[in-house]
RNA sequence: GCCCGGAUAGCUCAGCGGUAGAGCAACACUUUUGUAAAGUGAAGGUCGUCGGUUCAAAUCCGACUCCGGGCU
Numbered sequence: 001g002c003c004c005g006g007a008u009a010g011c012u013c014a015g016c017g018g019u020a021g022a023g024c025a026a027c028a029c030u031u032u033u034g035u036a037a038a039g040u041g042a043a044g045g046u047c048g049u050c051g052g053u054u055c056a057a058a059u060c061c062g063a064c065u066c067c068g069g070g071c072u
Base pairs, nucleotide, nucleotide: 001071002070003069004068005067006066007065010024011023012022013021018055027041028040029039030038048064049063050062051061052060
């Protein structure tokens, strides 16, 4: 230098153009003499950045940044 994959909740990851989700963690409650475990609930997101397409973009297109891998 070229090619491929990835970036979404605190963490690990789903999400094939139409309300952004799960598990775990943390919080509250139930249960217990108390803790743990178990159960229930609520909360938590400028979807890496900037543009474009579209009535509508996490999703499609372009550039860039970072991480991983391959080729030379």

Transfer RNA from Candidatus Sungbacteria bacterium RIFCSPHIGHO2_02_FULL_49_12, 72 nucleotides, folded computationally. Its Rfam family is "tRNA". By type it is a transfer RNA. From the family's description: Transfer RNA (tRNA) molecules are approximately 80 nucleotides in length. Its mean pLDDT, the model's own confidence on a scale to 100, is 84.